[in-house]
RNA sequence: CGAGCCCGCCGGGUGAUCGCGGUGGCCCGGGAAACCGGGCGCUGAGGAAAGUCCGGACUCCACAGGGCAGGGUGCUGGCUAACGGCCAGGCGGAGCGAUCCGACGGAAAGUGCAACAGAGAGCAGACCGCCGAUGGCGUCCCUCUCCCUCGGGAGGAGGACGCACAGGUAAGGGUGAAACGGUGAGGUAAGAGCUCACCAGCGACCCGGGCGACCGGGCGGCUCGGUAAACCCCACCCGGAGCAAGACCAGACAGGGACGCCGGCGGCCCGCCGACCAAGUCCCGGGUAGGUCGCACCGAGGCCUGCGGCAACGCAGGCCCCAGAUGGAUGAUCAUCGCCCCUCGGGGCACAGAAUCCGGCUUACAGGCGGACUCGCAGC
Repeated sequence: CGAGCCCGCCGGGUGAUCGCGGUGGCCCGGGAAACCGGGCGCUGAGGAAAGUCCGGACUCCACAGGGCAGGGUGCUGGCUAACGGCCAGGCGGAGCGAUCCGACGGAAAGUGCAACAGAGAGCAGACCGCCGAUGGCGUCCCUCUCCCUCGGGAGGAGGACGCACAGGUAAGGGUGAAACGGUGAGGUAAGAGCUCACCAGCGACCCGGGCGACCGGGCGGCUCGGUAAACCCCACCCGGAGCAAGACCAGACAGGGACGCCGGCGGCCCGCCGACCAAGUCCCGGGUAGGUCGCACCGAGGCCUGCGGCAACGCAGGCCCCAGAUGGAUGAUCAUCGCCCCUCGGGGCACAGAAUCCGGCUUACAGGCGGACUCGCAGC
């Protein structure tokens, strides 16, 4: 210098004017007060406010209980309020590398599945090919025995060659996602863990290291798998509904029915609570969709420093108060600066906007800044 990889951060700046929301700061006015109105001051979107996918806080249902059913998570150790999140590590895969990706528990509990192709797919299988040792058949050679009309005929032992009928063979071809270890040598009729060497793999065995996942070495038998985002087994977690939760105030309306052997606690059982004769609970119908609280000063809060830890994170000290609406505020104009674009005079500023709050994940995003690291080339 070029290419790459990971982490963190910013995401238009400044000033003026006007407008809108909030205000437990100050002042003025009204009011008995609660409070209302006005002015000044202060303050007013995000890293994702988004998708609503996980986890919690909070509220009600019983105090949220037990079991079953159902659902979720799934290498190990840690962090955390909790998590399907984060950090560190192990194993497998990709990359020269920095680094990235992985539902990554159990197939030695049981059940099941494997389409198409293929001869054969779960105690495998002989289609082509190879062999045909052994048995069979045929031809020939040699030899022995018996019979005879002396030409010959019958039978047996042995050998050679042929056939590929029985049979052997899982080395080669071919099919497949997968065909019961790989390479080499010996061996054989041809072959084969049949034997041997090396390698791979397996083991509920031994030794050493590690909290652990696991790793290294040895030993053993020489060795048939895959699939659990199939049922299932194991471990851990999960009660339900959600701020339209829920509480209070004001106002409106029309009642009717069921219940007691009952009703409520979203599925079933237990259990608990309510009622047991006049209240209650539930269902149907009718009415209202106004206000206050929840809710925005105190939080799993933010920033800085120090300490512990590889880190996620934790602890201590100091400082700060940081949107709060409900026909739902957070905007516009001008000037100037910074980028981008073109027709050189203008135009534009990525993705996108709170709705009870918080921790994550995922998705969208013009442009820019900082840091660690890797690879290549060149120079000293």
Notes:
RNAcentral holds the sequence, with entries from ENA. A computed fold for a 380-nucleotide RNA from an Acidimicrobiia bacterium, annotated as Bacterial RNase P class A. The organism belongs to Acidimicrobiia, within Bacteria. It is recorded under the gene name rnpB. Its Rfam family is "Bacterial RNase P class A". Gene Ontology terms of the family: ribonuclease P activity, tRNA processing and dimeric ribonuclease P complex.